[in-house]
Model confidence (mean pLDDT): 81 of 100. The RNA shown here (transfer RNA) has 75 nucleotides and comes from Sulfurovum sp. Taxonomically the source falls in Sulfurovum (Bacteria, Epsilonproteobacteria, Campylobacterales, Sulfurovaceae). Its Rfam family is "tRNA". From the family's description: Transfer RNA (tRNA) molecules are approximately 80 nucleotides in length. Their secondary structure includes four short double-helical elements and three loops (D, anti-codon, and T loops). Further hydrogen bonds mediate the characteristic L-shaped molecular structure. tRNAs have two regions of fundamental functional importance: the anti-codon, which is responsible for specific mRNA codon recognition, and the 3' end, to which the tRNAs corresponding amino acid is attached (by aminoacyl-tRNA synthetases). tRNAs cope with the degeneracy of the genetic code in two manners: having more than one tRNA (with a specific anti-codon) for a particular amino acid; and 'wobble' base-pairing, i.e. permitting non-standard base-pairing at the 3rd anti-codon position. The family's RNA type in Rfam is transfer RNA.
């Protein structure tokens, strides 16, 4: 160049055409404790970007970034 995977909270990561987008860490506040760590509760964070299908897309479909991986080309 080709062809193929892959994208969600600060991190890892569940999930589906109609949920309040779910957990765990981490952050923040409280409770407990003489205090501290553990614990316990509680709160703030997210669907890559444009486009199409569609009553309805975060989920599928085309671009497009941006990560990977396999072949290939040129020296």
């Nucleotide at each position: 160049g080709g062809c193929c995977c892959c994208a969600u909270c600060g991190u890892c990561u569940a999930g589906u055409g109609g949920c309040u987008a779910g957990g765990a860490c981490a952050g923040c506040g409280g409770g407990c404790u003489u205090u501290c760590a553990a614990u316990c509760c509680g709160c703030a964070a997210g669907c890559c970007g444009g486009g199409g299908u569609u009553c309805g897309a975060u989920u599928c479909c085309c671009c497009g970034u941006g990560g990977g991986g396999c072949c290939g080309c040129c020296a």